[in-house]
RNA sequence: CUCUUAUCAAGAGCGGUGGAGGGAUUGUGCCCGAUGAAGCCCGGCAACCGGCAAAGUACUCGCUUUGAAAAGGUGCCAAUUCACACAAAGUGUUACGCUUUGAAAGAUGAGAG
Numbered sequence: 001c002u003c004u005u006a007u008c009a010a011g012a013g014c015g016g017u018g019g020a021g022g023g024a025u026u027g028u029g030c031c032c033g034a035u036g037a038a039g040c041c042c043g044g045c046a047a048c049c050g051g052c053a054a055a056g057u058a059c060u061c062g063c064u065u066u067g068a069a070a071a072g073g074u075g076c077c078a079a080u081u082c083a084c085a086c087a088a089a090g091u092g093u094u095a096c097g098c099u100u101u102g103a104a105a106g107a108u109g110a111g112a113g
Stems, first nucleotide, its partner, number of pairs: 001113008013042001015041003021032003026085004043077003048073002052067006081105001086102007
C1' cells in the first nucleotide's frame, strides 16, 4: 500500500509543557483556539486483539456465546465520522429546502497478501 471483515449516537482532566493553529482530504458551511490550538508528557475512557472464568458444541485440535478484570498489544479522549456534497424513497415549495435509508470517502481493530 491492497484485499476481507467488525465497529463508528456512548465514554474519557478546570494537570504539565508548548506556543498558533486545529476540526482526514477537496468545496461550501459551521465551529474550537491567547479565558491559550497542534505536538509531547502525565492522567483518563473503552474493551477490538491477547490472556482468564463459565456454558454450549466437538473424538481431539478447536469453534461459539456470556462474564469479570484490565499491569499485555493497539485505539481513543469538542461538536454523530461537526454538517452537507452521490443515489433512492417520502414530503413542503416561486426559488429552494426538510426527513429517512443506502452508498462513497474516512477512522480504528483483527486477519490475509
Molecule: SAM riboswitch aptamer (S box leader)
Organism: Peribacillus asahii